[in-house]
Context: one part of a larger RNA
RNA sequence: UGACGGGGGCCCGCACAAGCGGUGGAGCAUGUGGCUUAAUUCGAGGCAACGCGAAGAACCUUACCCGGGUUUGACAUAUUUCGGCCCGCCUCAGAGAUGAGGCUUUCUCUUCGGAGACUGAAUUACAGGUGCUGCAUGGCUGUCGUCAGCUCGUGCCGUGAGGUGUUCGGUUAAGUCCGGCAACGAGCGCAACCCAUGUCACCAGUUACCAUCACGUAAUGGUGGGGACUCUGGUGAGACUGCCCGUGUCAAGCGGGAGGAAGGCGUGGAUGACGUCAAGUCAGUAUGGCCCUUACAUCCGGGGCUGCACACGUGCUACAAUGGCCGGUACAGAGGGCAGCCAACUCGCGAGAGUGAGCGAAUCCCGAAAACCGGUCCCAGUUCGGAUUGGAGUCUGCAAUUCGACUCCAUGAAGCCGGAAUCGCUAGUAAAGGCGUAUCAGCUACGACGCCUUGAAUACGUUCCCGGGCCUUGUACA
Numbered sequence: 001u002g003a004c005g006g007g008g009g010c011c012c013g014c015a016c017a018a019g020c021g022g023u024g025g026a027g028c029a030u031g032u033g034g035c036u037u038a039a040u041u042c043g044a045g046g047c048a049a050c051g052c053g054a055a056g057a058a059c060c061u062u063a064c065c066c067g068g069g070u071u072u073g074a075c076a077u078a079u080u081u082c083g084g085c086c087c088g089c090c091u092c093a094g095a096g097a098u099g100a101g102g103c104u105u106u107c108u109c110u111u112c113g114g115a116g117a118c119u120g121a122a123u124u125a126c127a128g129g130u131g132c133u134g135c136a137u138g139g140c141u142g143u144c145g146u147c148a149g150c151u152c153g154u155g156c157c158g159u160g161a162g163g164u165g166u167u168c169g170g171u172u173a174a175g176u177c178c179g180g181c182a183a184c185g186a187g188c189g190c191a192a193c194c195c196a197u198g199u200c201a202c203c204a205g206u207u208a209c210c211a212u213c214a215c216g217u218a219a220u221g222g223u224g225g226g227g228a229c230u231c232u233g234g235u236g237a238g239a240c241u242g243c244c245c246g247u248g249u250c251a252a253g254c255g256g257g258a259g260g261a262a263g264g265c266g267u268g269g270a271u272g273a274c275g276u277c278a279a280g281u282c283a284g285u286a287u288g289g290c291c292c293u294u295a296c297a298u299c300c301g302g303g304g305c306u307g308c309a310c311a312c313g314u315g316c317u318a319c320a321a322u323g324g325c326c327g328g329u330a331c332a333g334a335g336g337g338c339a340g341c342c343a344a345c346u347c348g349c350g351a352g353a354g355u356g357a358g359c360g361a362a363u364c365c366c367g368a369a370a371a372c373c374g375g376u377c378c379c380a381g382u383u384c385g386g387a388u389u390g391g392a393g394u395c396u397g398c399a400a401u402u403c404g405a406c407u408c409c410a411u412g413a414a415g416c417c418g419g420a421a422u423c424g425c426u427a428g429u430a431a432a433g434g435c436g437u438a439u440c441a442g443c444u445a446c447g448a449c450g451c452c453u454u455g456a457a458u459a460c461g462u463u464c465c466c467g468g469g470c471c472u473u474g475u476a477c478a
Base pairs, nucleotide, nucleotide: 001478002477003475004474005473007472008471009470010469011468012467013466015462016461019425020424021423022422023421026317027316028315029314030313031312032311033310034308035307042053043052064303065302066301067300068299069298070297073126077125078124080122081121082120083119084118088103089102090101091100092099093098107116108115109114128292129291131290132289133288137286139281140280141279142277144275149188150187151186152185153184154183155164156163157162168179169178170177194269195268196267197266199237200236201235202234203233204232205231209226210225213224214223215222240263243257244256245255246254247253319418323377324376325375326374327373335366336365337364340359341358344355345354346353347352384415389410390409391408392407393406394405395404431454432453433452434451435450436449437448
């Protein structure tokens, strides 16, 4: 000087407390361990691995296993020699890769020597490796933590390590600001500048809108028209403790009030200091070294990654009446659409099929929003719950057996609110309800990322648990 203390002081954080809803019990989904296996590819491991890499494992992917093949190679550049245009189509063998054969065709430029593109065979340099090392690395990322810290120059102090500044009194979300002070300044962080959202004005008015006027319809902004309103999207205004009162050191600020759409950081996002964990990643890519080179490379068929006594994590659905079922019927936002979204009509109980208009979309489509409202059930393993299983089908796709989703009929399991323990959340939040998108032929999505609808309770307080910041103290630790 740090680190540490079941030392002290001060202060924060859904850290506790106060509340609301869960997990832990059940069934299923998913990830992991273990076991099994020819293989069940690899990585991730307290917080910070475990619905994680994976925003899509039937083949492919695919790295694993079994079997069948190839060896200048599936891929790149270059050299030399010989040949052919390349391409396209067909037949046979084969599981295919591939092998054998047939048909078609005779490229471009040219100084007619040749040159060039593509391709076959041979040749040499080389290719190739998801093989090892993340403890050789770059880059990127997680974490402490959006915590308020981390440092430097000069000066001063100390023999020196170093200290001071950065401590102290207030204050703040903040090393934020004020005051004081052997310090005076400065940098990286904080804040602001950026995006979205909340109010208003101006400009613009189609595909959006419809108040006034007119036309028209069974009905509809359907039509003329309008530029008001909503909205769209561009430019501005607005919030600054600016004003008032109190308080405070005539400070920084704090408490209250006015006006205002909004008030003291308005709300949300993006933004992550010096560093820590030899944290994670050589399997995203890059890359040193090591290793393989008729194989640790590469092509193909099939299998596996989906195996199941069990254990754990994360979720979904429930155990019902604030509910189930039936019927009727309102109100969103944000997205996506041409190998696409698909209206309307017809068929089918349905998944869906057939026909077929519009739309590269403020125009057409996905599209039905659902929780809401009325009737019924009458507390039961039920009209709760839907697992499991049998049968019949639909769709995608070369192909759903291993191993897809969905539909219909039948079946109707556990489960009556969950031990010890444990998680999230402070407001348009929690909880509840539905909708969309990426990946994607399809889908094991109950996941992830977004969107809106309905919409709470509670916070006395900081003694205690956890994590963190500052000062101080002890130390046989570094």
Background:
The prediction has a mean pLDDT of 85. Small-subunit ribosomal RNA, 3' major domain from a metagenome, 478 nucleotides, folded computationally. The full RNA is in RNAcentral, with records from SILVA.